The RNA shown here (transfer RNA) has 71 nucleotides and comes from a Bacilli bacterium. The source organism's lineage runs through Bacteria, Bacillati, Bacillota and Bacilli. The prediction has a mean pLDDT of 81. Rfam family: tRNA. By type it is a transfer RNA. From the family's description: Transfer RNA (tRNA) molecules are approximately 80 nucleotides in length. The sequence was found in a public genome assembly.
RNA sequence: AGGAGCGUAGUUAAAUGGUAUAAUGAAGGUCUCCAAAACCUUGGUUGUGGGUUCGAUUCCCUCCGCUCCUG
Numbered sequence: 001a002g003g004a005g006c007g008u009a010g011u012u013a014a015a016u017g018g019u020a021u022a023a024u025g026a027a028g029g030u031c032u033c034c035a036a037a038a039c040c041u042u043g044g045u046u047g048u049g050g051g052u053u054c055g056a057u058u059c060c061c062u063c064c065g066c067u068c069c070u071g
């Protein structure tokens, strides 16, 4: 320099156009002499900026970051 893939909650992952979910972690509570475990509740997320669409995590473009391949 060229090509390919990925980017969603603190972390790991779902969601192929119609209210963004789960596990784990966090906070609070129940239980317990105390703690752990278990159970209940709560909050938190689509990399940036545009476009298409009645409606975008999803489709298109640019940029940013990461990984891989070729040289």
Stems, first nucleotide, its partner, number of pairs: 001070007010024004018054001026042005047063001049061003